[in-house]
């Protein structure tokens, strides 16, 4: 790196548009959902960002400054929040 297996969390929210069904002479109304957009709320396990010890550098030699610095921690930019599918950090097996 490839293949297989397992693999979590969080909305019955509000609004707009569109679609379908239906009522109606029409205007318009009612209902529906797994469509799109916005707002609010929420989640962390794609990706992204932050840093502890430690290491290094500097000079004003300090409870100093700067740089490097991991994660399943923190943030929530991205992503996600019925089910299935997909995806999925990580774990196991095989090549």
């Nucleotide at each position: 790196c490839c293949u297989c297996u397992g693999g979590a969390g969080a909305g019955c929210a509000g609004g707009g548009c569109g679609c379908g069904u239906u009522c109606g002479a029409g205007a318009g109304g009612a209902c529906g959902g797994a469509g799109c957009c916005c707002u609010c709320a929420c989640c962390g396990a794609a990706g992204g960002a932050g840093c502890a010890a430690g290491c290094g550098a500097g000079c004003c030699c300090g409870u100093c400054u700067c740089g490097c610095g991991a994660a399943u921690c923190u943030c929530u930019c991205a992503g996600g929040u019925c089910a299935u599918c997909c995806g999925a950090a990580c774990a196991g097996a095989g090549g």